A computed fold for a 546-nucleotide part of an RNA from a Terriglobia bacterium, annotated as small-subunit ribosomal RNA, 5' domain. The RNAcentral record of the full RNA draws on ENA. Its mean pLDDT, the model's own confidence on a scale to 100, is 86.

Context: one part of a larger RNA
RNA sequence: GAACGAACGCUGGCGGCGUGCCUAACACAUGCAAGUCGAGCGCGAAAGUCCCUUCGGGGGCGAGUAGAGCGGCGGACGGGUGAGUAAUACAUGGAUAAUCUCCCCCCGAGUUUGGGAUAACCCUGCGAAAGCGGGGCUAAUACCGGAUAAGACCACGUUGCCCAGGCAAUGCGGUAAAAGGUGGCUUUAUUUUCGGAUGAGGCUAUCACUUGAGGAUGAGUCCAUGGCCUAUCAGCUUGUUGGUGAGGUAAAAGCUUACCAAGGCUAUGACGGGUAGCUGGUCUAAGAGGACGAUCAGCCACACUGGGACUGAGACACGGCCCAGACUCCUACGGGAGGCAGCAGUGGGGAAUAUUGGGCAAUGGGCGAAAGCCUGACCCAGCGACGUCGUGUGGGCGAUGAAGGCCUUCGGGUUGUAAAGCCCUGUCUGGUGGAAAGAAGGGCCCAGAGACUAAUAAUCUCAGGGUCUUGACGGUACCACCGGAGGAAGCACCGGCUAACUCCGUGCCAGCAGCCGCGGUAAUACGGAGGGUGCAAGCGUUGUUC
Numbered sequence: 001g002a003a004c005g006a007a008c009g010c011u012g013g014c015g016g017c018g019u020g021c022c023u024a025a026c027a028c029a030u031g032c033a034a035g036u037c038g039a040g041c042g043c044g045a046a047a048g049u050c051c052c053u054u055c056g057g058g059g060g061c062g063a064g065u066a067g068a069g070c071g072g073c074g075g076a077c078g079g080g081u082g083a084g085u086a087a088u089a090c091a092u093g094g095a096u097a098a099u100c101u102c103c104c105c106c107c108g109a110g111u112u113u114g115g116g117a118u119a120a121c122c123c124u125g126c127g128a129a130a131g132c133g134g135g136g137c138u139a140a141u142a143c144c145g146g147a148u149a150a151g152a153c154c155a156c157g158u159u160g161c162c163c164a165g166g167c168a169a170u171g172c173g174g175u176a177a178a179a180g181g182u183g184g185c186u187u188u189a190u191u192u193u194c195g196g197a198u199g200a201g202g203c204u205a206u207c208a209c210u211u212g213a214g215g216a217u218g219a220g221u222c223c224a225u226g227g228c229c230u231a232u233c234a235g236c237u238u239g240u241u242g243g244u245g246a247g248g249u250a251a252a253a254g255c256u257u258a259c260c261a262a263g264g265c266u267a268u269g270a271c272g273g274g275u276a277g278c279u280g281g282u283c284u285a286a287g288a289g290g291a292c293g294a295u296c297a298g299c300c301a302c303a304c305u306g307g308g309a310c311u312g313a314g315a316c317a318c319g320g321c322c323c324a325g326a327c328u329c330c331u332a333c334g335g336g337a338g339g340c341a342g343c344a345g346u347g348g349g350g351a352a353u354a355u356u357g358g359g360c361a362a363u364g365g366g367c368g369a370a371a372g373c374c375u376g377a378c379c380c381a382g383c384g385a386c387g388u389c390g391u392g393u394g395g396g397c398g399a400u401g402a403a404g405g406c407c408u409u410c411g412g413g414u415u416g417u418a419a420a421g422c423c424c425u426g427u428c429u430g431g432u433g434g435a436a437a438g439a440a441g442g443g444c445c446c447a448g449a450g451a452c453u454a455a456u457a458a459u460c461u462c463a464g465g466g467u468c469u470u471g472a473c474g475g476u477a478c479c480a481c482c483g484g485a486g487g488a489a490g491c492a493c494c495g496g497c498u499a500a501c502u503c504c505g506u507g508c509c510a511g512c513a514g515c516c517g518c519g520g521u522a523a524u525a526c527g528g529a530g531g532g533u534g535c536a537a538g539c540g541u542u543g544u545u546c
Stems, first nucleotide, its partner, number of pairs: 001546004006542005013391006019384002021349001026347003030344003035073003040070002043067001048061005080302003090226007099219002104215002107212004112146004121136006153174002156171007180207012228274003235265003240262008277299004281292004304325005327338004355381001357380003363377001364375004394424004404415004428487001430482005438473001441469006448462004490535005495516003501530005511518002
């Protein structure tokens, strides 16, 4: 000199954009942060209101609504934190002929026939509760059989090409699954208040379903190289190193196990100890290098502590389950409940770090055919000069160089065009009025072309017209007008380094100080004043890095 997630002191006008627990991975009150689908399924209220009534009640609408339940998809994403980890991580480059991949895209083939349950519900028992149990009924895209068997899949054989073994062709044998929903047209049966309703079947569209090949995406595993300190750690290792058999995984492998061999690593630092998430990058520096790894992005690890598996395409799963432990809470003492390193917020720790805010309008995500619902992701607002950038605190004229202050050699000098005064301007703040972009979409209606189709139906695609409608921010940005210099300057320093000097007070005292050093009666170094210098809504100090 530069930098900072800073803190402290004094001071503080406005705005844009950023940024804000670095400490206790300490403990947490309260609210919210993951749901959704009735176009998978069976149930199914109430308030209210209308009608009837024998006054007990019954019926219609509410409404197949609210609601819970079964089932599907999602809860493995998104969000947080950095404890652990020195290598099972990360970065870069390879390998997978050793692998998996929900949803999505493309292509092929299918979607047949049966069955038994179970929640909800009803009855009932136990319990303070959390909840648990018994009996009875019922549905499905829930569950379980059978059928089907191809240029698909699996095993084996043959041939060709490349050579771990794979690819292609071919032969024989073996092995499967499935689920329907909604819309439209139509046939038929029953019923009818003649509109229609219900059941069964056919065709069709669409969304789902099963199976296989390929793709895309994501993930697993392996290899090489690279980057901290310590030798006041020198030897380490028995599933250890290798082989065979067996097991195991989606998958290679001591991954596991039995047997066999006795290996493997190491001064190019094994083993041990300390510290630490890694990277893109950030800061600094002319560079080489050094330091760091907040915000943003990629990867990893963790979710009260330790262990475990279940479900699933994917977890050994932050707001899932089980066990153990510590802690907190409830209890009828028998037993139960909980996990903010999600967003806010509280206590505590600390020099120190924000609102228990608004909204799903946009972007993105989950579910859904869609409308839509959910979304503390996100978008905004609030607080903090924490940083950075912009801007203002006025402009011109104005000399008896006023008064006052300070100094003085008493002549004067200086503050100083500074003020006053005169003439202007109107940024920002304030007031009044106008007023966006961010909106793409979505609903309804009309009408067109195309696709599909038996179809002029339904559905889908494309383009069009009309109409209604969607903005948290926010009556915000921005614009116009009104008013009037009015509301807006401080901080540090002035001995040398280092830009800036005099007076008074003090008298080795009080004090200053980054280094050298000042102060013991004329202190440009202490304290005050006048003046000056440097920065400026900041200025200094401290800390840390280069």